Context: one part of a larger RNA
RNA sequence: GGAUGAACGCUGGCGGCGUGCCUAAUACAUGCAAGUCGAACGGGGAGGUUUGUAGCAAUACAGACCUCCUAGUGGCGAACGGGUGAGUAACGCGUAGGUGACCUGCCCCGAAGAGGGGGAUAACAGCUCGAAAGGGCUGCUAAUACCCCAUGUGGUCAGCGAGGUUAGAGGCUUGCUGACUAAAGGAGCAAUCCGCUUCGGGAGGGGCCUGCGUCCCAUCAGCUAGUUGGUAGGGUAACGGCCUACCAAGGCGACGACGGGUAGGGGGCCUGAGAGGGUGACCCCCCACAAUGGCACUGAAACACGGGCCAUACACCUACGGGUGGCAGCAGUAGGGAAUAUUGCACAAUGGGCGAAAGCCUGAUGCAGCAACGCCGCGUGCGCGAUGAAGGCCUUCGGGUCGUAAAGCGCUUUUCGGGGAGAUGAGGAAGGACAGUAUCCCCGGAAUAAGUCUCGGCUAACUACGUGCCAGCAGCCGCGGUAAAACGUAGGAGGCUAGCGUUAUCC
Numbered sequence: 001g002g003a004u005g006a007a008c009g010c011u012g013g014c015g016g017c018g019u020g021c022c023u024a025a026u027a028c029a030u031g032c033a034a035g036u037c038g039a040a041c042g043g044g045g046a047g048g049u050u051u052g053u054a055g056c057a058a059u060a061c062a063g064a065c066c067u068c069c070u071a072g073u074g075g076c077g078a079a080c081g082g083g084u085g086a087g088u089a090a091c092g093c094g095u096a097g098g099u100g101a102c103c104u105g106c107c108c109c110g111a112a113g114a115g116g117g118g119g120a121u122a123a124c125a126g127c128u129c130g131a132a133a134g135g136g137c138u139g140c141u142a143a144u145a146c147c148c149c150a151u152g153u154g155g156u157c158a159g160c161g162a163g164g165u166u167a168g169a170g171g172c173u174u175g176c177u178g179a180c181u182a183a184a185g186g187a188g189c190a191a192u193c194c195g196c197u198u199c200g201g202g203a204g205g206g207g208c209c210u211g212c213g214u215c216c217c218a219u220c221a222g223c224u225a226g227u228u229g230g231u232a233g234g235g236u237a238a239c240g241g242c243c244u245a246c247c248a249a250g251g252c253g254a255c256g257a258c259g260g261g262u263a264g265g266g267g268g269c270c271u272g273a274g275a276g277g278g279u280g281a282c283c284c285c286c287c288a289c290a291a292u293g294g295c296a297c298u299g300a301a302a303c304a305c306g307g308g309c310c311a312u313a314c315a316c317c318u319a320c321g322g323g324u325g326g327c328a329g330c331a332g333u334a335g336g337g338a339a340u341a342u343u344g345c346a347c348a349a350u351g352g353g354c355g356a357a358a359g360c361c362u363g364a365u366g367c368a369g370c371a372a373c374g375c376c377g378c379g380u381g382c383g384c385g386a387u388g389a390a391g392g393c394c395u396u397c398g399g400g401u402c403g404u405a406a407a408g409c410g411c412u413u414u415u416c417g418g419g420g421a422g423a424u425g426a427g428g429a430a431g432g433a434c435a436g437u438a439u440c441c442c443c444g445g446a447a448u449a450a451g452u453c454u455c456g457g458c459u460a461a462c463u464a465c466g467u468g469c470c471a472g473c474a475g476c477c478g479c480g481g482u483a484a485a486a487c488g489u490a491g492g493a494g495g496c497u498a499g500c501g502u503u504a505u506c507c
Base pairs, nucleotide, nucleotide: 001507002506003505004504006503007502008501009500010499013378014377015376016375017374018373019371020370021336026334027333028332030331031330032329035076036075037074040073041072043070044069045068046067047066048065049064050063051062052061053060054059083289084288085287092214093213094212095211096210097209098208099207102206103205104204107202108201109200110199111198112197113196115149116148117147118146124139125138126137127136128135129134154181155180156179157178158177159176160175161174162173163172185194186193187192215261216260217259222252223251224250227249228248229247230246231245232244233243234242264286265285266284267283268279269278270277271276291312292311293310294309295308314325315324316323317322342368344367345366346365350364351362352361353360354359381411382410383409384408391402392401393400394399416444417443418442419441420440421439425434451496452495453494454493455492456477457476458475462491463490464489465488466487472479473478
């Protein structure tokens, strides 16, 4: 000098764009943050139309149809999106490859198919236990829920062959035989559309493996029993000590094993001419975690932040028998701290989930609020104005300086105040949270707007008074003990400027 997610002191007019718990991965009151589909299903409720019965009628009851709402069964989603950085020195990440060892819901392309039957169960009703949370028993019912049989284009497995490839094999192509193996309907007058089943291919996504790279300590030098390899088996989508039994005795290490400390990694960011050094806030990619530890279930995918079970700690409710909870989601509270914001508006846009759609949900997101926290831009006026006014300070008492500075005269209106008009953002009719915002026009009046640090040398800027090794200053050198340009105050000057200075950290 540059830089910062900064803080502190003094000061503070406006706008745009960003950024904002770096500490206690501490504890959390309250609200919201993941639902949706009635065009899968039975029921319930509301409204309407109509028919029948009773009745003069109003109306009542029963049936059919239409519209709307919906607790429950069922489907899809809830594994995305959002947060945090605790752990992790590791194939975690980065990069380059491999998978002849693999998976893939929704989406796209292609081939083929959907025949028959069955038994339940929630809702509901009744009874009942419990303070509650929540159950139990009996009875009824539906499905795109569940089960069985058939068909088998196909697929899987087994047996027997053939072929080409490969470093190699269990992989690939193909023939025969055998066994096993599928389905669901809904809407519509219909056409048709949306679904369903099996298989092949694709796209996108993922799992696993490998080469290389990836902090400090040798005052850590030896480490290792599933340890290293083999055989067999289990397990997985899949290879593998991943797991188990048996067998062998191996495996790693000065090219740093093992141990200890520290740490999420990268794109990037800061600095620097570069090499390098430092760093990993915001944004993007990957990983890990969800009070702490463990476990599995469901599912295409989880060992699952707002799912489940167990244990622990903590907190809450209780009728003392027993229950409930997890903000490292958005706000917000307490605590910690030098320190970090609103319990805001809207789904209008972009994107996501569900739905045939209308639409619903969305603290993702878009916006608004707070903060000079940062960067950028603008303003606090412009011109003229010398008896160089008054006043301050200095003075050799002549004067010098603040100083064209002020006053005064003229002008302008960025800003500011008032009034009026008023968007783009929604591609194509309507539909805008932001927002009566941005912007434009008119009116008013210099009006509403300057500080901070320094002035011994480094280093740009000097005098006076006070103080008297005191009070104090200080980045280094050093100032202060009676004329201090170094302390304090004043005048003046210098630097930067809505900021200035200090502290901390990096180059």